[in-house]
Molecule: Glycine riboswitch aptamer
Organism: Marinobacter persicus
RNA sequence: CCGUUCCUCGCAGGAGAGUGGGCCUUGCAAAGCCCCGCCGAAGGCGCAAACUCCCAUAAACGCUCAGGCACAAGUACUGCGACCAUCAA
Numbered sequence: 001c002c003g004u005u006c007c008u009c010g011c012a013g014g015a016g017a018g019u020g021g022g023c024c025u026u027g028c029a030a031a032g033c034c035c036c037g038c039c040g041a042a043g044g045c046g047c048a049a050a051c052u053c054c055c056a057u058a059a060a061c062g063c064u065c066a067g068g069c070a071c072a073a074g075u076a077c078u079g080c081g082a083c084c085a086u087c088a089a
Stems, first nucleotide, its partner, number of pairs: 004089002008082006018036001020035004037069003043065001044063003
């Protein structure tokens, strides 16, 4: 110096699991409370080998605190675009 990633935003795609029962309220699969059954792809937590030993470290793996279980919304992730190109790599 250039351009990419990261951050943020927009568009498109995007799974899973009870339209559970009772009470209250009521137009209601909504909200509040209680009970039972489930999901994992917001977030969070935990773990391996690589290496004789020690330390550190990861996920779409595990846990299920949170969140979620008609539609809708949201969701990790993918593609395209914009922004920043200051910091960090």